[in-house]
RNA sequence: CCACUGAGUCGGACGGUCGCUUACAGUCUUGAGCUGUAAGAGGAAAGUCCGGGCAGGAAAGGGCAAGGUGACGGCUAACAGCCGCCGGGGGUGACCCCAGGGACAGUGCAACAGAAAAUAUACCGCCGAUGGGUCUUAAUCGGCCACAGGUAAGGUUGAAAUGGUGCGGUAAGAGCGCACCGCGGGCCUGGUAACAGAGCCCGGCAUGGUAAACCCCACCUCCUGCAAGAUCAAGCAGGAUCGAGUGCCGGCCCGGCACUAUGAGAUCCGGGUAGAUCGCGCUGGCCUUGUGCCAGGAGCUGGCAGGUAACUGUCAGUCAAGUUAAAUGACCGUCAACCGCUCCGCGGUGACAGAACCCGGCUUACAGACUCAGUGGUUUU
Numbered sequence: 001c002c003a004c005u006g007a008g009u010c011g012g013a014c015g016g017u018c019g020c021u022u023a024c025a026g027u028c029u030u031g032a033g034c035u036g037u038a039a040g041a042g043g044a045a046a047g048u049c050c051g052g053g054c055a056g057g058a059a060a061g062g063g064c065a066a067g068g069u070g071a072c073g074g075c076u077a078a079c080a081g082c083c084g085c086c087g088g089g090g091g092u093g094a095c096c097c098c099a100g101g102g103a104c105a106g107u108g109c110a111a112c113a114g115a116a117a118a119u120a121u122a123c124c125g126c127c128g129a130u131g132g133g134u135c136u137u138a139a140u141c142g143g144c145c146a147c148a149g150g151u152a153a154g155g156u157u158g159a160a161a162u163g164g165u166g167c168g169g170u171a172a173g174a175g176c177g178c179a180c181c182g183c184g185g186g187c188c189u190g191g192u193a194a195c196a197g198a199g200c201c202c203g204g205c206a207u208g209g210u211a212a213a214c215c216c217c218a219c220c221u222c223c224u225g226c227a228a229g230a231u232c233a234a235g236c237a238g239g240a241u242c243g244a245g246u247g248c249c250g251g252c253c254c255g256g257c258a259c260u261a262u263g264a265g266a267u268c269c270g271g272g273u274a275g276a277u278c279g280c281g282c283u284g285g286c287c288u289u290g291u292g293c294c295a296g297g298a299g300c301u302g303g304c305a306g307g308u309a310a311c312u313g314u315c316a317g318u319c320a321a322g323u324u325a326a327a328u329g330a331c332c333g334u335c336a337a338c339c340g341c342u343c344c345g346c347g348g349u350g351a352c353a354g355a356a357c358c359c360g361g362c363u364u365a366c367a368g369a370c371u372c373a374g375u376g377g378u379u380u381u
Base pairs, nucleotide, nucleotide: 001377002376003375004374005373006372007371008370009369010368012335013334014333015332016331017330018329020040021039022038023037024036025035026034027033042352046363047362049361050360051359052358053357054225055224056223057222061254062253063252064251066221067220068219069218070217072084073083074082075081086100087098088097089096090095101216102215106214107213108210109209120162123155124154125151126150127149130148131147132145133144134143135142163181164180165179166178167177168176182205183203184202185201186200187199188197189196190195229278230277231276232275238269239268240267241266242265245259246258247257248256282296283295284294285293286292287290297319299318300317301316302315303314304313305312306311337349338348339347340346341345
């Protein structure tokens, strides 16, 4: 200097003019008035994919079904999240990826090709010892054939073909035997564990693959969701039919609770009302009603300590966007960043994108600028 990998930050600043929303204070002309102070959309607010807080239903139980997760150890309120580490795969490497229990419980699938795709197999080949045929010979030996038979070492096909290499052996071959590797089991050592080992011993040892195929195993799961809910106000006009059990608890069963022949409930016809406040200063309390005080908190920021890390403990400070078809804006000037040019000046550009109950994660989008650490290559000293 170039390329790459991992983690993080910003994504405009300052000033002026005008405008909008909320809270508080003041004021008078009581008007959505005027004045002042303070605050006012993100790193993802997006997706709605997970987990919770909170609210309501269920007297809140049991089971089935349905759904979710899946190496080991830790963190967390919890999670399918995060951290470390093991195994497998990719990369020269820094690093990255994995829906990572079970194939001897069962079922299914693997097109085409190939001889054959799972208690699967002989197409081309090799042998033909033994049995058979044939030639020669007095006979044997021997030669030829490749029928019966043997074989899966060589070759073909495929994503995948029943361990690999070498030596021996054989008629030719084959773990048939042996050595090494691989595989299975046991012991020992290290590690909390998954697991590892150029450790020791035994065994010729393989009826393969696939479970983000059905399935089996282990563990977990009540439901709905701010259009949840709470309070106040307004307003009624009933009638008909059926009617014995009905309604509720995600689906089903058992169980349970509530109501019911003075009619629960269901269906049809018809009429009336539908406005406001809160939920939204993180929660609660108190009285002196104040941007007060006290207590708390899976809140935020910072310091210190512990831990490989995720994170934990402790101390201090702080806790204020609240809309309801939706406010948080517009213009001007200067500067900063980037790009271009006729170059010290001029011109241009500015991403993804907008709270709607709150929080912890994950995923996706992002013009441009920057920081730290590491890997590989090249050159110079």

Predicted 3D model of a 381-nucleotide RNA (Bacterial RNase P class A) from a Sedimentisphaerales bacterium. Its Rfam family is "Bacterial RNase P class A". Rfam classes the family as a ribozyme. From the family's description: Ribonuclease P (RNase P) is a ubiquitous endoribonuclease, found in archaea, bacteria and eukarya as well as chloroplasts and mitochondria. The model forms 94% of the base pairs in the Rfam consensus. It was read from a public genome assembly, where an Rfam model found it. The coordinates come from a structure-prediction model, not an experiment, and the mean pLDDT is 76.